[in-house]
Context: one part of a larger RNA
RNA sequence: UGACGGGGACCCGCACAAGCGGUGGAGCAUGUGGUUUAAUUCGAAGCAACGCGAAGAACCUUACCAAGUCUUGACAUCCCUCUGACCGGAACUUAACCGUUCCUUUCCUUCGGGACAGAGGAGACAGGUGGUGCAUGGUUGUCGUCAGCUCGUGCCGUGAGGUGUCGGCUUAAGUGCCAUAACGAGCGCAACCCUUGUUCGUAGUUGCCAUCGGUUAAAGCCGGGCACUCUGCGAAGACUGCCUCCGUAAGGAGUGAGGAAGGUGGGGAUGACGUCAAAUCAGCACGGCCCUUACGUCCGGGGCUACACACGUGUUACAAUGGCAUGUACAGAAAGCUGGGUGUAUGCAAAUACGCUCGAAUCCCUAGAACAUGUCUCAGUUCGGACUGGGGUCUGCAACCCGACCCCACGAAGCUGGAUUCGCUAGUAAUCGCGCAUCAGCCAUGGCGCGGUGAAUACGUUCCCGGGCCUUGUACA
Numbered sequence: 001u002g003a004c005g006g007g008g009a010c011c012c013g014c015a016c017a018a019g020c021g022g023u024g025g026a027g028c029a030u031g032u033g034g035u036u037u038a039a040u041u042c043g044a045a046g047c048a049a050c051g052c053g054a055a056g057a058a059c060c061u062u063a064c065c066a067a068g069u070c071u072u073g074a075c076a077u078c079c080c081u082c083u084g085a086c087c088g089g090a091a092c093u094u095a096a097c098c099g100u101u102c103c104u105u106u107c108c109u110u111c112g113g114g115a116c117a118g119a120g121g122a123g124a125c126a127g128g129u130g131g132u133g134c135a136u137g138g139u140u141g142u143c144g145u146c147a148g149c150u151c152g153u154g155c156c157g158u159g160a161g162g163u164g165u166c167g168g169c170u171u172a173a174g175u176g177c178c179a180u181a182a183c184g185a186g187c188g189c190a191a192c193c194c195u196u197g198u199u200c201g202u203a204g205u206u207g208c209c210a211u212c213g214g215u216u217a218a219a220g221c222c223g224g225g226c227a228c229u230c231u232g233c234g235a236a237g238a239c240u241g242c243c244u245c246c247g248u249a250a251g252g253a254g255u256g257a258g259g260a261a262g263g264u265g266g267g268g269a270u271g272a273c274g275u276c277a278a279a280u281c282a283g284c285a286c287g288g289c290c291c292u293u294a295c296g297u298c299c300g301g302g303g304c305u306a307c308a309c310a311c312g313u314g315u316u317a318c319a320a321u322g323g324c325a326u327g328u329a330c331a332g333a334a335a336g337c338u339g340g341g342u343g344u345a346u347g348c349a350a351a352u353a354c355g356c357u358c359g360a361a362u363c364c365c366u367a368g369a370a371c372a373u374g375u376c377u378c379a380g381u382u383c384g385g386a387c388u389g390g391g392g393u394c395u396g397c398a399a400c401c402c403g404a405c406c407c408c409a410c411g412a413a414g415c416u417g418g419a420u421u422c423g424c425u426a427g428u429a430a431u432c433g434c435g436c437a438u439c440a441g442c443c444a445u446g447g448c449g450c451g452g453u454g455a456a457u458a459c460g461u462u463c464c465c466g467g468g469c470c471u472u473g474u475a476c477a
Stems, first nucleotide, its partner, number of pairs: 001477002003474003007471002010468004015461002019424004026316008034307002042053002064302002068298001070296001073125001077124002079121006088103005106115003127291002130289001132287001136285002138280003141276001143274001148187006154163003167178003193268004198236007207226002212223003239262001242256001243254004318417001322376006336363001339358008383414001388409007430453007
């Protein structure tokens, strides 16, 4: 100087407390361990691994396994020889790849050749998801959006180093004020950026009968118009600015005024010096090491989906604040041409057939909880839906291993869950549906967004956990 203390003082955080809803019990989904296996590819490991890499494992992916091939190679550059193509189509063969045969089929030219492509040959080389994240770059997690981490000059100290950065008050904040052997400065904080909330201006292929006219069963459906809504663009607005009280000041308090908004208005992006030899050589790049008729490459099949068991994360329930049936109302955001749909017909339905519309503010466009009425009357039930049987639909060369969906039947465990443990302070929790990426299809109950309905509680900081600052002890560095 740090680090540590079941030392002290001060302060903060859904850290506790006060509340609401979960986890741990059941079924299922998914990830992991273990076991098994020819293989169950690899990585991730307390918080900060375990619905994680994977925003899509039937083939492919795929890296794994057993079988069958190739050896200048699936891919790149260079040299020599031959051919005229390459692409495409057909036949034979094969489990498939490989292999054999046939059809079709170039351009420029000084006729030497050249361009391009294929075949053959020789090596230089290619190739490796092989090992090392403890050789690395880049990127990322974490402490932590915590308020800290430093520098120049000066001063103090033999020196390591200190001071500044301490003290008092204040703040979300090393934020500021005062004081001061310090005076200044940098990286962080804040602000500048995006979004949301209000108003104004401006522009109208969405919106409106607001206003005028026409049509209709109804309807912005049509002419017409930008008033309103909305969508873009540009401004304004919030600064403790005003008032009262407290305070030297910074600032604090208020049922305050005004205001759409009040003291950082809400949310996001933004992550200092560093810590963990943290993670990643399998995203990519890269050093040295290793393989080179194989640790490379191609292909059909299998596996990554196994199952006595254990754990994590979710989902569905156990019901009456509910289930079922009928009727009726109201969103936002995003995507769309091998696509989004919609109308009619068929079908109980998944879906199919035929028209129509939209490369989209124009079409898609429509939510479900809620509400109204009826029924069920506390039961393993009209709760719950696993599992199983039968019949179908769709995608795709192909649903056996191993897809989703629909209909009928079957109806299991489960009656609120031990010790424990997690999230959340407001348009939040809880609850309800909708969309997107990946994607032929989908094991999505996941991830990322969007809106609808919409609470309870916070006395307080003694205690648990984590953090900041000052101080003290130390046999630790």
Predicted 3D model of a 477-nucleotide part of an RNA (small-subunit ribosomal RNA, 3' major domain) from a metagenome. RNAcentral holds the full RNA, with entries from SILVA. It matches the Rfam family "Bacterial small subunit ribosomal RNA". The prediction has a mean pLDDT of 80.